A computed fold for a 71-nucleotide RNA from a Patescibacteria group bacterium, annotated as transfer RNA. The RNAcentral record of the sequence draws on ENA. Rfam family: tRNA.
[in-house]
RNA sequence: UCGGGGAUCGUCUAAGGGUAGGACAGCAGCCUUUGGAGCUGUCAAUCCUGGUUCGAAUCCAGGUCCCCGAG
Numbered sequence: 001u002c003g004g005g006g007a008u009c010g011u012c013u014a015a016g017g018g019u020a021g022g023a024c025a026g027c028a029g030c031c032u033u034u035g036g037a038g039c040u041g042u043c044a045a046u047c048c049u050g051g052u053u054c055g056a057a058u059c060c061a062g063g064u065c066c067c068c069g070a071g
Stems, first nucleotide, its partner, number of pairs: 001070007010024004018054001026042005047063005
């Protein structure tokens, strides 16, 4: 430099145009002799800038970063 793939709560992972969900972690409460077990509730995210669309995490263009391959 060229080709391909990826970026979503603190972490992992779904949603392939129509309310961004789940698990773990955190916080609060319940239970309990105790809690690091169990139950309930709660907090929390779409890499950035534009475009298409009534509507974009999703489609398109550009950019940033990461991974794989080629030279």